Model confidence (mean pLDDT): 80 of 100. This is a predicted structure of a 486-nucleotide part of an RNA (small-subunit ribosomal RNA, 3' major domain) from a metagenome. Rfam family: Eukaryotic small subunit ribosomal RNA.
Context: one part of a larger RNA
RNA sequence: UGACGGAAGGGCACCACCAGGAGUGGAGCCUGCGGCUUAAUUUGACCCAACACGGGGAAACUCACCAGGUCCAGACAUGGGAAGGAUUGACAGACUGAUAGCUCUUUCUUGAUUCUAUGGGUGGUGGUGCAUGGCCGUUCUUAGUUCGUGGACUGAUUUGUCUGGUUGAUUCCGAUAACGAGCGAGAUCUUAACCUGCUAACUAGGUCUUCAGAAUGCGUUCUGAUGUAUCUUCUUAGAGGGACUUUGCAUAUUUAGUGUAAGGAGGUUUGAGGCAAUAACAGGUCUGUGAUGCCCUUAGAUGUUCUGGGCUGCACGCGCGCUACAAUGACACUCUCAGCGAGUUUCCUUUCCCGAAAGGGUUGGGUAAUCUUGUUAGUGAAUGUCGUAAUGGGGAUAGAAUAUUGUAAUUAUUGCUCUUAAACGAGGAAUUCCUAGUAAGCGCAAGUCAACAGCUUGCGCUGAUUACGUCCCUGCCCUUUGUACA
Numbered sequence: 001u002g003a004c005g006g007a008a009g010g011g012c013a014c015c016a017c018c019a020g021g022a023g024u025g026g027a028g029c030c031u032g033c034g035g036c037u038u039a040a041u042u043u044g045a046c047c048c049a050a051c052a053c054g055g056g057g058a059a060a061c062u063c064a065c066c067a068g069g070u071c072c073a074g075a076c077a078u079g080g081g082a083a084g085g086a087u088u089g090a091c092a093g094a095c096u097g098a099u100a101g102c103u104c105u106u107u108c109u110u111g112a113u114u115c116u117a118u119g120g121g122u123g124g125u126g127g128u129g130c131a132u133g134g135c136c137g138u139u140c141u142u143a144g145u146u147c148g149u150g151g152a153c154u155g156a157u158u159u160g161u162c163u164g165g166u167u168g169a170u171u172c173c174g175a176u177a178a179c180g181a182g183c184g185a186g187a188u189c190u191u192a193a194c195c196u197g198c199u200a201a202c203u204a205g206g207u208c209u210u211c212a213g214a215a216u217g218c219g220u221u222c223u224g225a226u227g228u229a230u231c232u233u234c235u236u237a238g239a240g241g242g243a244c245u246u247u248g249c250a251u252a253u254u255u256a257g258u259g260u261a262a263g264g265a266g267g268u269u270u271g272a273g274g275c276a277a278u279a280a281c282a283g284g285u286c287u288g289u290g291a292u293g294c295c296c297u298u299a300g301a302u303g304u305u306c307u308g309g310g311c312u313g314c315a316c317g318c319g320c321g322c323u324a325c326a327a328u329g330a331c332a333c334u335c336u337c338a339g340c341g342a343g344u345u346u347c348c349u350u351u352c353c354c355g356a357a358a359g360g361g362u363u364g365g366g367u368a369a370u371c372u373u374g375u376u377a378g379u380g381a382a383u384g385u386c387g388u389a390a391u392g393g394g395g396a397u398a399g400a401a402u403a404u405u406g407u408a409a410u411u412a413u414u415g416c417u418c419u420u421a422a423a424c425g426a427g428g429a430a431u432u433c434c435u436a437g438u439a440a441g442c443g444c445a446a447g448u449c450a451a452c453a454g455c456u457u458g459c460g461c462u463g464a465u466u467a468c469g470u471c472c473c474u475g476c477c478c479u480u481u482g483u484a485c486a
Base pairs, nucleotide, nucleotide: 001486002485006481007480008479009478010477011476012475013474016470017469020434021433022432023431024430027323028322029321031319032318033317034316035314036313043054044053065309066308067307068306069305071303076119077118078117079116080115086113089108090107092105093104094103123297124296126295127294128293132291134285135284136283137281138280139279144183145182146181147180148179149178150159151158152157162174164173165172189273190272191271192270194241195240198238199237200236201235204232205231206230207229208227210225211224212223213222214221215220244267246262247261248260249259250258251257325427329386330385331384332383334381335380342372343371347366348365349364352361353360354359393424398419399418400417402415403414440462441461442460443459444458445457446456447455
């Protein structure tokens, strides 16, 4: 000095607890991991910091694995062979999964592109992430880290970087052998909130004119069309403004600040993100890369391509999830409201017709504030049926019929219809997440995508209970100490 151990004192965090909420753990299913099995069930990752992760939803491709079959895409150099032909290709019949002349039989064809040997390349989802770059993750979402000059010390070092108060914060106040600075924090950036002020809009609307229809209490109201009308409140998006904890009170060295009330669209750093220091890890990735060292292999290939299979296999264990166990509900019918997206590699699809549905046919629009699309979403509201039962809860499993995507659907891609109707009556020990438009419930869009969401990333709708604290548990940071340790 301090990544370690003991002890003491402060401070902090819903990856800690408290008060609670939703759960998970039990069931069925989906999916990842292990194990077992297998020709192969390719592989990485294993506490936080592996396990719906590799943007990993694999029918072929992907693909690395398994059973087999082709091809050379073996540059270049040197030697050999070679125009009296180096070599290439091929019908048919055998052979073969194969209409691969792959090989064999048989002969034709081609014409210096090749063949052979050696050296040397090239390729490789082969090995090594414990040889590396880059990127990411984590320590670590906390407040930490460093220098110049000066002071202390023989020196390593130390002071600055602090007794105290305060802050989310090494944030400030103050103290002060320190003074002054750099990085980080903050500010800045993005986004969501406000603007009857500016700039505007036939890709957004309002008002008004004229016309038509409906309702009517005869005042008017609603719906649709119309236009060289007019405007920008709503919509959109540019420039700006706006909050700075402002003002009052209380509290506090009457400092930094804190509490409360008012005004205000907004007073937790306004909410949520992004960015993010120093020092590290032998954290992950050679399977992102035509980034890459070395090793291996390189024609009977670990290159490449074709066919088929596998990654989906099931006595079992673990993790993320979905659906439920019903009456605050299920079902039927009617009504009623979003916001993020996306769309021409034949994509998004309206209208009309056929069809129980799935879907098919036909017409249009859209390279998009114009069309799909007001995405008429689902929770929700009204009425009715059910009546506490494994029930009209639940919808696994299985049979049949049918449509769609695709060259191909069997080990059933998916959808729809009928039948079948399992466990499950709220889940032990454990354990996760969470403080406000949050949790939870509910759906929608996008990513992947020919087809396929129970996943992920966003988006809105409905919308609680309970803290607004503490250091008891789990951890983190700082200070002090000396009796261990390097």